[in-house]
Molecule: TPP riboswitch aptamer (THI element)
Organism: Uliginosibacterium gangwonense
RNA sequence: UGGCUUCGUUAGGGGUGCCGCCGACCGGUGGCUGAGACAGUCCCUUAGAACCUGCUCCGGGUCAUGCCGGCGAAGGGAAACGAGCAUGCCGAAUA
Numbered sequence: 001u002g003g004c005u006u007c008g009u010u011a012g013g014g015g016u017g018c019c020g021c022c023g024a025c026c027g028g029u030g031g032c033u034g035a036g037a038c039a040g041u042c043c044c045u046u047a048g049a050a051c052c053u054g055c056u057c058c059g060g061g062u063c064a065u066g067c068c069g070g071c072g073a074a075g076g077g078a079a080a081c082g083a084g085c086a087u088g089c090c091g092a093a094u095a
Base pairs, nucleotide, nucleotide: 002090003089004088006083007082008081009080010079011045012044013043014042017032018031019030020029021028022027051076052075053074057070058069059068060067
């Protein structure tokens, strides 16, 4: 010096489970966890655990459930520009 952390604009990606009651169905309502349960711009966008596969997995726990942990230094997965440098960090750009 640069990048991340921060802010803005415009794009893009994602999930929607379990239990009780009502209900012919679509669904409605209350409870649990969570940022979010077709719900709020809620979360995430390559420094990518938002989210998907593995997974009708394994261990624990619960009324029950990806509820918790493992798996996970696994495999996939969606971005550009501008502003800014307070705090902390990176080596991943240049000298």